Record summary: This is a predicted structure of a 115-nucleotide RNA (TPP riboswitch aptamer (THI element)) from Pararhizobium mangrovi. It was read from a public genome assembly, where an Rfam model found it. Model confidence (mean pLDDT): 77 of 100. Its Rfam family is "TPP riboswitch aptamer (THI element)". Its family is annotated with thiamine pyrophosphate binding in the Gene Ontology.
RNA sequence: CAAGCUCUAACGGGGUGCCGUCAUGCCGCAAGGCAGGAUGGCUGAGAGGCGCAAGCGCCAACCCGAGGAACCUGAACCGGUUCGUACCGGCGGAGGGAUUAGACACGUGCGCCAG
Repeated sequence: CAAGCUCUAACGGGGUGCCGUCAUGCCGCAAGGCAGGAUGGCUGAGAGGCGCAAGCGCCAACCCGAGGAACCUGAACCGGUUCGUACCGGCGGAGGGAUUAGACACGUGCGCCAG
């Protein structure tokens, strides 16, 4: 001096699942099923809180923002494995997907000076 895969701020994007137990309600001749609630467990960065019209909104935390597998679609996908939706691989060079400003403390590069 510069840029940035660095830092800061603001803005934006995103998901919130699975399995038990208990009581209640609803459905069913029954076996059993469903719903929200309480409680326990699993994976994960994240499974939290509030509200209601009950799957949506708001807030919080967390992750991600183009060198973009954060997240969505395909997908109730395919193969392996497992108690399992956990785990591994494929699909996947697939199709989508949200950024600006500033700083030079840290780190990086280049140049110069000195030894």